[in-house]
This is a predicted complex of two RNAs, RNase P RNA and transfer RNA, with 429 nucleotides together.
It holds a member of the Rfam family "Bacterial RNase P class A". Rfam classes the family as a ribozyme.
RNA sequence: UGGAGUGGGCGCAUGAUCGCUGGUCCUUUGGACUGGAGGAAAGUCCGAACUUCACAGGGCAGGGUGGUUCGUAACACGAACUCCGAGUGAUCGGGGGAAAGUGCCACAGAAAAUAUACCGCCCGCCUUUGGCGGGUAAGGGUGAAAUGGUGAGGUAAGAGCUCACCGCUUUCAUGGUGACAUGGAAGGCAGGGUAAACCCCACCUGAAGCAAGAUCAAAUAGGGAAACGUUUGAGGGCUGCCCGCCCGAUGUUUCCGGGUAGAUCGCUGGAGGUGCCGGGUGACCGGCAUCCAAGAGAAAUGAUCAUGACCUGCUUGCGGGAUACAGAAUUCGGCUUACAGCCCACUCCAUUUU
RNA sequence: UGGGGUGUCGUCAAGUGGUAAGACACGGGCCUUUGGAGCCCGCAUCCGGAGGUUCGAAUCCUCCCACCCCAGCCA
Numbered sequence: 001u002g003g004a005g006u007g008g009g010c011g012c013a014u015g016a017u018c019g020c021u022g023g024u025c026c027u028u029u030g031g032a033c034u035g036g037a038g039g040a041a042a043g044u045c046c047g048a049a050c051u052u053c054a055c056a057g058g059g060c061a062g063g064g065u066g067g068u069u070c071g072u073a074a075c076a077c078g079a080a081c082u083c084c085g086a087g088u089g090a091u092c093g094g095g096g097g098a099a100a101g102u103g104c105c106a107c108a109g110a111a112a113a114u115a116u117a118c119c120g121c122c123c124g125c126c127u128u129u130g131g132c133g134g135g136u137a138a139g140g141g142u143g144a145a146a147u148g149g150u151g152a153g154g155u156a157a158g159a160g161c162u163c164a165c166c167g168c169u170u171u172c173a174u175g176g177u178g179a180c181a182u183g184g185a186a187g188g189c190a191g192g193g194u195a196a197a198c199c200c201c202a203c204c205u206g207a208a209g210c211a212a213g214a215u216c217a218a219a220u221a222g223g224g225a226a227a228c229g230u231u232u233g234a235g236g237g238c239u240g241c242c243c244g245c246c247c248g249a250u251g252u253u254u255c256c257g258g259g260u261a262g263a264u265c266g267c268u269g270g271a272g273g274u275g276c277c278g279g280g281u282g283a284c285c286g287g288c289a290u291c292c293a294a295g296a297g298a299a300a301u302g303a304u305c306a307u308g309a310c311c312u313g314c315u316u317g318c319g320g321g322a323u324a325c326a327g328a329a330u331u332c333g334g335c336u337u338a339c340a341g342c343c344c345a346c347u348c349c350a351u352u353u354u
Numbered sequence: 355u356g357g358g359g360u361g362u363c364g365u366c367a368a369g370u371g372g373u374a375a376g377a378c379a380c381g382g383g384c385c386u387u388u389g390g391a392g393c394c395c396g397c398a399u400c401c402g403g404a405g406g407u408u409c410g411a412a413u414c415c416u417c418c419c420a421c422c423c424c425a426g427c428c429a
Base pairs, nucleotide, nucleotide: 001350002349003348004347005346006345007344008343009342010341012308013307014306015305016304017303018302020036021035022034023033024032025031026030038325042336043335045334046333047332048331049330050209051208052207053206057243058242059241060240062205063204064203065202066201067081068080069079070078071077082095083094084093085092086091096200097199101198102197103194104193105192118140119139120136121135122134123133124132125131126130148166149165150164151163152162153161167189168187169186170185171184172183173182174181175180213265214264215263216262223256224255225254226253227252228251235247236246237245258428259427260426272291273290274289275288276287277286278285279284310321311320312319313318314317355425356424357423358422359421360420361419364378365377366376372409380396381395382394383393384392402418403417404416405415406414
């Protein structure tokens, strides 16, 4: 200098004028003061708080997670480590079990998993351009995938048939909290893939959601029809099924018709933010100080101008241009997705110069 | 705001691991003087989009996009 990787941050600022909206106060047809979007407020994909249901009982089913250890209120999130794979590298991606069982593996191919032999190679026989029988799985061919790999010995040709190394299985020792790693011994090899197929193993799991729910108020045609049922129990109540439990007769469900869709609370001070110190490799935790920052009628959070910042053009002090994604609605912790223009830190590769 | 569902040719749709049925419509041809009817042929490179699992994905998994449906109280 060029290219690449990882992590983090900003995402217009200030002022004036005119508005919108929550709150407080006043001398109340109004006025004053003061608060007013985000890193994702989004998707609603996970986990919780909170609330109600029978304080949430038993069994089955269903659902979720998946290397290990740690962090956390909790998680499918995060950190560190570990193994496998990709890359020259920084770095990135992935993770239980296929020698428990079942299923599937189209086409092609001899054969797709209790095995088996198309071409070939070798041996024998025969009526010898070939046929038959036997041996073999080195080589060819098919396929996404073909029954350990490479080399040597061996053989009629071959083959873990034998040997060396690598891989695999079993086992022992050492190190580590652990996943796992390293080393030794034994076994000729047990035998394809697929679990984001059923399944097995380990752990977790009641349901619904602030339109949850609580209190108060208003209103009427307190109506009609059908079905089921009244203790031998209709129907409902904790998702599916069974058991158990509770409510249940002026009953329940459905349809038609009618009324009302108001107020207050829940509601924003919290697993809260910021700074410093300490512990920890880290996620994170502890202590101290300080700050209070929207809470709505599913309705506000804006517009204009000036100056500056950003990009850009040239005549270098003037002109031009752009400003993303998106917008709170019970609240937090994550994940994912969208994002103009930029900034910072660290690292890797190549080349050049010293 | 919360909950649920759907997406396959222009329209209606089948297919749920093995390479996308069918009907209507549309285009071409035959038949007919012409039209209709009838007969024959054609019509999905991409199954809403992207990524993954798998030898192989409309189908299984993940993330996005679009559209549709439901909702309180009294009696």